Background:
Transfer RNA from an archaeon, 74 nucleotides, folded computationally. Its Rfam family is "tRNA". The family's RNA type in Rfam is transfer RNA. About the family: Transfer RNA (tRNA) molecules are approximately 80 nucleotides in length. Its family is annotated with triplet codon-amino acid adaptor activity in the Gene Ontology. The sequence was found in a public genome assembly.

[in-house]
RNA sequence: GGGGGCGUAGCAUAACCUGGCUAGUGUUGCCGGCUCCAACCCGGUAGGUGGGGGUUCAAAUCCCUCCGUCCUCA
Repeated sequence: GGGGGCGUAGCAUAACCUGGCUAGUGUUGCCGGCUCCAACCCGGUAGGUGGGGGUUCAAAUCCCUCCGUCCUCA
């Protein structure tokens, strides 16, 4: 230098191919219940689409570009 994969919450993981309900779930955190107290268990709550731009009525999803990371060819 060429080609390709990946990037969603503190952590992990769906939805992407085929655009469409408030982006779902587990765990963690916080609050409450339970308990003499704690754990377990139960309920509630907070938090996310890597940055920018484009297409569209509508973008996590399609297009361009940048950043990070991994694989591969030379």